[in-house]
RNA sequence: GCUAAUUGCUAGGGGUCUGUAUUUUACCAAAAUACAGUGAGAUAUACCCUUCGAACCUGAUGCGGGUCAUGCCGCCGUAGGAAAGCAUUUAUUCGCUUUC
Repeated sequence: GCUAAUUGCUAGGGGUCUGUAUUUUACCAAAAUACAGUGAGAUAUACCCUUCGAACCUGAUGCGGGUCAUGCCGCCGUAGGAAAGCAUUUAUUCGCUUUC
């Protein structure tokens, strides 16, 4: 020096659902609040991701399973898109220089 990983700084990208109860409302529906489910994260400057890119979007009012219900789980997915720079530390490998 290359490579990989960790951490930090700055910049950027992203998602935010479902159910129950109460209230508003003539009812349905919708909204607000609280609780519950899953998850890193359900509007939190918190969480995740930044090309070695499954963070996230499209396909999708998709398919199979499961649930009180839901992108809850899996497939789709070697599909198509999608946002970067620097520095520190550690490790491996290789190269260069010096000494014995």

Predicted 3D model of a 100-nucleotide RNA (TPP riboswitch aptamer (THI element)) from Methylotenera mobilis 13. The model forms 91% of the base pairs in the Rfam consensus. The sequence was found by an Rfam model in a public genome assembly.